c-di-AMP riboswitch aptamer (ydaO/yuaA leader) from Tumebacillus sp., 137 nucleotides, folded computationally. The organism belongs to Tumebacillus, within Bacteria.
[in-house]
RNA sequence: CCACAUGACAAGCCUAAUCCUCAAAUCUGAUGAGGAACGGAGGAACCACACCUGGGGUGAACUCGCGAACUCGUGCGAGCGGGCAUCCUUCAGCCCGAACCCGUCAGCUAACUCCGGCGGCUUUUAGAAGGAGAGUG
Numbered sequence: 001c002c003a004c005a006u007g008a009c010a011a012g013c014c015u016a017a018u019c020c021u022c023a024a025a026u027c028u029g030a031u032g033a034g035g036a037a038c039g040g041a042g043g044a045a046c047c048a049c050a051c052c053u054g055g056g057g058u059g060a061a062c063u064c065g066c067g068a069a070c071u072c073g074u075g076c077g078a079g080c081g082g083g084c085a086u087c088c089u090u091c092a093g094c095c096c097g098a099a100c101c102c103g104u105c106a107g108c109u110a111a112c113u114c115c116g117g118c119g120g121c122u123u124u125u126a127g128a129a130g131g132a133g134a135g136u137g
Base pairs, nucleotide, nucleotide: 010123011122012121013120014119018036019035020034021033022032023031038116039115040114041113042112047107054105055102056101057100058099062079063078064077065076066075080097081096082095083094084093086132087131088130089129090128091127092125
């Protein structure tokens, strides 16, 4: 000097997943209970609609064609969907298109009922143009 690992701190990102109060512990914290932001499901009339090859839900995480394969997975191409340092649109660039759950059952749905409120990453596009707003002077 470089690389890697660990710990602390800072600023951020994906996601609904952040915040507050109380109790115990008691340096601090993990933990438990309650509540709020935010998010999801069930559930009339009217309307809509199939299944029989079961069907359905959360989520951006799908469709089609060719090939391969013959449980899934898996290659290429096209379309489409999602993410990237205030917010919106456009353009460009770089990435993602998983996973899980219900259990024969659920369309929409007022009243009503129930549930979640995790986890995982980065040190960079913290890009350009136009617009909006906020803060500071």

Model confidence (mean pLDDT): 77 of 100.